Record summary: This is a predicted structure of a 370-nucleotide RNA (Bacterial RNase P class A) from Bacteroides sp.

RNA sequence: GCAGAGGCGCGGUCUGUCGCUUGUCGUCAUUAUGUGCGGCAAGAGGAAAGUCCGGGCAACUCAGAGCAGCGUGUUUCCUAACAGGAAGCCGGGGGCGACUCCGGAGAUAAGUGACAGAAAAUAACCGCCGCAAUACCUCAACGGAUUGCGGUAAGGGUGAAAAGGCGGGGUAAAAGCCCACCGGCCCGGCUGGUGACAGUCGGGGCCGCACAUCUCACGUGUUGCAAGGCCAAAUAUACCGGCAGUCAAGGAUUGCUCGUCCAUUGCCGGGGGGUAGGCUGCUUGAACCGGCUGGCAACAGUCGGUCUGGAUAAAUGACAGACACCGCCAUGCGGCGGCACAUAACCCGGCUUACACCGCCUCUGCUUUU
Numbered sequence: 001g002c003a004g005a006g007g008c009g010c011g012g013u014c015u016g017u018c019g020c021u022u023g024u025c026g027u028c029a030u031u032a033u034g035u036g037c038g039g040c041a042a043g044a045g046g047a048a049a050g051u052c053c054g055g056g057c058a059a060c061u062c063a064g065a066g067c068a069g070c071g072u073g074u075u076u077c078c079u080a081a082c083a084g085g086a087a088g089c090c091g092g093g094g095g096c097g098a099c100u101c102c103g104g105a106g107a108u109a110a111g112u113g114a115c116a117g118a119a120a121a122u123a124a125c126c127g128c129c130g131c132a133a134u135a136c137c138u139c140a141a142c143g144g145a146u147u148g149c150g151g152u153a154a155g156g157g158u159g160a161a162a163a164g165g166c167g168g169g170g171u172a173a174a175a176g177c178c179c180a181c182c183g184g185c186c187c188g189g190c191u192g193g194u195g196a197c198a199g200u201c202g203g204g205g206c207c208g209c210a211c212a213u214c215u216c217a218c219g220u221g222u223u224g225c226a227a228g229g230c231c232a233a234a235u236a237u238a239c240c241g242g243c244a245g246u247c248a249a250g251g252a253u254u255g256c257u258c259g260u261c262c263a264u265u266g267c268c269g270g271g272g273g274g275u276a277g278g279c280u281g282c283u284u285g286a287a288c289c290g291g292c293u294g295g296c297a298a299c300a301g302u303c304g305g306u307c308u309g310g311a312u313a314a315a316u317g318a319c320a321g322a323c324a325c326c327g328c329c330a331u332g333c334g335g336c337g338g339c340a341c342a343u344a345a346c347c348c349g350g351c352u353u354a355c356a357c358c359g360c361c362u363c364u365g366c367u368u369u370u
Stems, first nucleotide, its partner, number of pairs: 001366009012323007020043008045341001049352002052350005057224004069220005074088005089104006105215002110213001111211003125156002127152008136144002164182002167179003183207002185204008228280004237272001239270007250262004287306008325338005
């Protein structure tokens, strides 16, 4: 210098004009609060997004426990917690390499294995071998053929998968039936490691594969700030009180009438619940920034400093100019164009996804110079 690998930061700046939200001060009106005006201060993100996990907080239910269901599943550590993170282990794949991608409880309990195939785990279809029978073939037979009984997992064929692999011995033919080597599994010991595990020694012929239906361990109540709490208009109204009316026609009292009480209708007052609406929850928090200490790291501890959005139809903006950056034209001035993804809605920790321009660190391969 070229080509790459891993990780991190940043997410435009300034000025002017006109606005918006919140807080605060002043002022006006009103009389404890709301509104108007003016000043000052503050005002989105690295993902505010998707709403996929986890937690705080809240309501509901609740005598306690278990089962079921659901979730997670290599080890150690971190954390409030997690399906998250850090550092590792094992197996497989990619790259010359830096590095990277995928998977990770248990198959000596039970269960299942489509199609094909004789058989999917108490394997005999073809083949191979032995024995027996025969009125068959042959001149004849101990040969052949057919039939029956039995042995055999070497060979063929089916399949995703066929009874560890390979060589020798062995046998009628065969077979871990026996032996050597290789692979795996199980049991026991030693060394290293916190551990997963790695290495090594000895013993056992123990030897098919897949699936998590199942088993084991751990965790788990449900619903979400539209949770929840408080105040409370207009209209209608449960209930209570007062006044008035209707009585020819409601009921009680009474033999009847009057009277009284209840009821009914209207008006006035009180009043509970609840609607609109308002307040609260609401932003000081597992907070942020910096230093030091411990740790490989995630992170933890400690000291100092800071206060840093709270809208509710939804504020955090619009316009103009200048600068910065990038591209093209020109190459003396300059001109034109571009400048991402995306906008809090109770809060926090993660994950995932989107993202223009610019900058930084470490490492790898090739090449050049010294």

The sequence is in RNAcentral, with records from ENA. The coordinates come from a structure-prediction model, not an experiment, and the mean pLDDT is 75. A source record names the gene rnpB. Rfam family: Bacterial RNase P class A. The family's RNA type in Rfam is ribozyme. Rfam describes the family as follows. Ribonuclease P (RNase P) is a ubiquitous endoribonuclease, found in archaea, bacteria and eukarya as well as chloroplasts and mitochondria.